c-di-GMP-I riboswitch aptamer from Aerolutibacter daejeonensis, 89 nucleotides, folded computationally.
[in-house]
RNA sequence: AAACGACAAAGGCAAAACCACCGAAAGGUGGCGACGCAAAGUCACCGGCCUGUCGGGCGCAUUGCGCCCGUGGUAGCGGGACCGCCGGA
Numbered sequence: 001a002a003a004c005g006a007c008a009a010a011g012g013c014a015a016a017a018c019c020a021c022c023g024a025a026a027g028g029u030g031g032c033g034a035c036g037c038a039a040a041g042u043c044a045c046c047g048g049c050c051u052g053u054c055g056g057g058c059g060c061a062u063u064g065c066g067c068c069c070g071u072g073g074u075a076g077c078g079g080g081a082c083c084g085c086c087g088g089a
Base pairs, nucleotide, nucleotide: 004087005086012037013036018031019030020029021028022027035076041082042081043080045079046078047077048074049073050072054070055069056068057067058066059065060064
């Protein structure tokens, strides 16, 4: 240094619920609050999942409905990239 992750030490983050705001929605932001987390630090590159306002395509058709894609989201779904505290086995 890397791998690794202790009933170690110093700390850190903050699920759900609730309140306020943003958003068509998924969801996000802040407060409160802790389910948990050794990366639950950062990043949508890959896969998955979620959304369906708007745009496109296909199907049915009673001008509407269904499906798919884009769009948007999820980093606390997984992979990957970058940075990082400690140091017993």